[in-house]
RNA sequence: CACGUGCUCCGGGGUCAGUGAAAAUCUGAGCCGGCGGUCAAAGUCCGCGACCCGUAUGGCCUCGGCCACACGGUUGACCUGGUGAAAUUCCAGGACCGACGGUUAUAGUCCGGAUGGGAGGAUGCACGAU
Numbered sequence: 001c002a003c004g005u006g007c008u009c010c011g012g013g014g015u016c017a018g019u020g021a022a023a024a025u026c027u028g029a030g031c032c033g034g035c036g037g038u039c040a041a042a043g044u045c046c047g048c049g050a051c052c053c054g055u056a057u058g059g060c061c062u063c064g065g066c067c068a069c070a071c072g073g074u075u076g077a078c079c080u081g082g083u084g085a086a087a088u089u090c091c092a093g094g095a096c097c098g099a100c101g102g103u104u105a106u107a108g109u110c111c112g113g114a115u116g117g118g119a120g121g122a123u124g125c126a127c128g129a130u
Stems, first nucleotide, its partner, number of pairs: 003128005008122003015029004030109002032098002034048004043096002052073004057068005078094005100112003
């Protein structure tokens, strides 16, 4: 210096106006963009995570479910031009996308599960071995 194991810490952003009895949900105009990868920087490429569904195992109980954990499944959206050795990643222009439950009215942006989980990250600590 890089590596392995354990631990610790970190680990998601965003609104105003109008109408209305009622909307941060409609309409208009805004705003936001997790993690790893990539010949060069990505919400839209390739993967992963969250959410949701199923199965196995274990636990609890009021026997209908709930919780834990593992595995499997599902899971949105981009083009044109320019520069270049190289870019669906940069620059210019025009587009598009966004779990579930809740709500006097339909939600990426409000509230909730969540002081949770998490891909992963550390210039952190300890030990190991080369």
About this RNA:
FMN riboswitch aptamer (RFN element) from an Actinomycetota bacterium, 130 nucleotides, folded computationally. It was read from a public genome assembly, where an Rfam model found it. Lineage of the source: Bacteria > Bacillati > Actinomycetota. It matches the Rfam family "FMN riboswitch aptamer (RFN element)". On this family, see Vitreschak et al., Nucleic Acids Res 2002: "Regulation of riboflavin biosynthesis and transport genes in bacteria by transcriptional and translational attenuation". Its mean pLDDT, the model's own confidence on a scale to 100, is 81.